RNA sequence: UGUACGAAAUGGCAAACUCGCCGAAAGACGGGGACGCAAAGCAAAAGGGCCUAAAGCUCAGAAGAGCUAUGGUUGCCUGGCUACCGAA
Numbered sequence: 001u002g003u004a005c006g007a008a009a010u011g012g013c014a015a016a017c018u019c020g021c022c023g024a025a026a027g028a029c030g031g032g033g034a035c036g037c038a039a040a041g042c043a044a045a046a047g048g049g050c051c052u053a054a055a056g057c058u059c060a061g062a063a064g065a066g067c068u069a070u071g072g073u074u075g076c077c078u079g080g081c082u083a084c085c086g087a088a
Base pairs, nucleotide, nucleotide: 005086006085012037013036017032018031019030020029022027035075041081042080046078047077048076049073050072051071056067057066058065059064
C1' cells in the first nucleotide's frame, strides 16, 4: 500500500411514534425523536421478494368484487458502484 475483516476513536445515518406537507393508496419529503446500522452512502431502467391499485380490463342492476405497476420499498435479500478509520 492492496484485499478480506470490524476492536477502538472521531464523526455519520435515523426505526417506531409525533407535527407539518405531498399523494388515490402504498409511501415520500421537512421538523422533533432514537430502535437500530460498518456502507442504514448511491442505484428500483440489475434480479427476486414484499406493499399499494389511481388509470385500465373483467364481473355486477347497483353497491361493490377480482386482475393488473407504469406507483413504492435498497432499514427485505442477492448482485453492482463508491467511501472514513485501522487493533487482531